[in-house]
RNA sequence: GAGCUGGCCAGACAGUCGCGUGCCGCAUUGCGGUGCGAGGAAAGUCCGGGCUCCGCAGGGCAGAGUGCCAGGUAACGCCUGGGGGGCGUGAGCCCACGGAAAGUGCAACAGAGAGCAGACCGCCACUCCUUCGGGAGCGGUAAGGGUGAAAGGGUGCGGUAAGAGCGCACCGCAUUUCGCGGUAACGUGAAUGGCUAGGUAAACCCCACUCGGAGCAAGACCAAAUAGGGAAGCAAUGGCGUGGCCCGCGCUGCUUCCGGGUAGGUUGCUACAGGCCGACGGUGACGUCGGUCGCAGAGGAAUGACUGUCCACGACAAAACCCGGCUUAUCGGCCAGCUC
RNA sequence: GCCGACAUAGCACAACUGGUAGUGCAACUGAUUUGUAAUCAGUAGGUUCGGGGUUCAAGUCCUCGUGUCGGCACCA
Numbered sequence: 001g002a003g004c005u006g007g008c009c010a011g012a013c014a015g016u017c018g019c020g021u022g023c024c025g026c027a028u029u030g031c032g033g034u035g036c037g038a039g040g041a042a043a044g045u046c047c048g049g050g051c052u053c054c055g056c057a058g059g060g061c062a063g064a065g066u067g068c069c070a071g072g073u074a075a076c077g078c079c080u081g082g083g084g085g086g087c088g089u090g091a092g093c094c095c096a097c098g099g100a101a102a103g104u105g106c107a108a109c110a111g112a113g114a115g116c117a118g119a120c121c122g123c124c125a126c127u128c129c130u131u132c133g134g135g136a137g138c139g140g141u142a143a144g145g146g147u148g149a150a151a152g153g154g155u156g157c158g159g160u161a162a163g164a165g166c167g168c169a170c171c172g173c174a175u176u177u178c179g180c181g182g183u184a185a186c187g188u189g190a191a192u193g194g195c196u197a198g199g200u201a202a203a204c205c206c207c208a209c210u211c212g213g214a215g216c217a218a219g220a221c222c223a224a225a226u227a228g229g230g231a232a233g234c235a236a237u238g239g240c241g242u243g244g245c246c247c248g249c250g251c252u253g254c255u256u257c258c259g260g261g262u263a264g265g266u267u268g269c270u271a272c273a274g275g276c277c278g279a280c281g282g283u284g285a286c287g288u289c290g291g292u293c294g295c296a297g298a299g300g301a302a303u304g305a306c307u308g309u310c311c312a313c314g315a316c317a318a319a320a321c322c323c324g325g326c327u328u329a330u331c332g333g334c335c336a337g338c339u340c
Numbered sequence: 341g342c343c344g345a346c347a348u349a350g351c352a353c354a355a356c357u358g359g360u361a362g363u364g365c366a367a368c369u370g371a372u373u374u375g376u377a378a379u380c381a382g383u384a385g386g387u388u389c390g391g392g393g394u395u396c397a398a399g400u401c402c403u404c405g406u407g408u409c410g411g412c413a414c415c416a
Stems, first nucleotide, its partner, number of pairs: 001340009011310007019037008039316001043327002046325005051215004058247004063211005068082005083097001084095004098206002103204002105200002120145002122141003126137004153171006172195001173193003177190005219267004229258006238252004260415003272294001274293008311314001341412007350365004359396001367383005389405005
């Protein structure tokens, strides 16, 4: 100098005015004091969980998801460690990474032939013809050329009329075979097979595992109001109970449209799988123990405006029940370790 | 806030089980007409919303984003 990985910050300070809310006081819905007041993604709503209701969340089918191995976790499609493959000089990074030797399907165009394949050009033997250049017929081939994304191992030697795993050596491939190492994925060595078993599963499918549905506009309580009305449809082997279907269980009319009434308050509502520090265990994700801190809870929606000083002139973006992740957006700056 | 659907030519829509993206209207050119409309003949126009992946091949399958549209209060 160039780069890799992990973590942190998100203009700073002072003053004035203003907004929301907890607590206290006065007072009775206002005033004063004091404390606190957005994010690393609050976002997309893509996963997982808590919480709440659906009688229980029971069985089967269908459907959806995940997909190397082991562990972590409340759980996960997340994270950590390992294996295999790919990229990089390297630190490191990336991978939907089960099964194509259960079955079915698909492969346009080109090409002779596209799935237990095939012979257009070429090569070669034999027969016949010949104007001695070659041509025709009948066979053998798959080395070479050509088509294609893909043509049923590669290189070399032998072999042959020419050729060919036809034979051999090395490499590759396969094995429901054996030994060794590893919890395992897998690695490694040997033996066997002459190569059979090409691609596609983000095509159907098979195998293993997981999943009941809905969502705080869930749900609970209080208050207010009215026409408990009309039409259509279905109907007790039915309908409803938010399940896609069936069984089981409970209840007995239900669905759609037209019309009517209220659109107020309380709760759920933030203190928890919580943050920070230390010790111990573990390679690590993480776990256990101890100490310490209190950190938004609105309900048309608060966190802003102005002034001054300074600098590297400030990006993406604003909670709405709450957590754990993933993904996407993002001006810049700082720290630690490592590589060339 | 929560749940769901869609995006293809200027407009409205197709495209089966992945295999050369089409149809109608509109536009343009020519013919017909004194001229216009209608009619006839022809032509052009596509990043299939954007990025990435699977596959020989993607409008179609998977994934990440962007935009548009729709639904969801209670009582009787």

This is a predicted complex of two RNAs, RNase P RNA and transfer RNA, with 416 nucleotides together. It holds a member of the Rfam family "Bacterial RNase P class A". Rfam's curators write: Ribonuclease P (RNase P) is a ubiquitous endoribonuclease, found in archaea, bacteria and eukarya as well as chloroplasts and mitochondria. The prediction has a mean pLDDT of 81.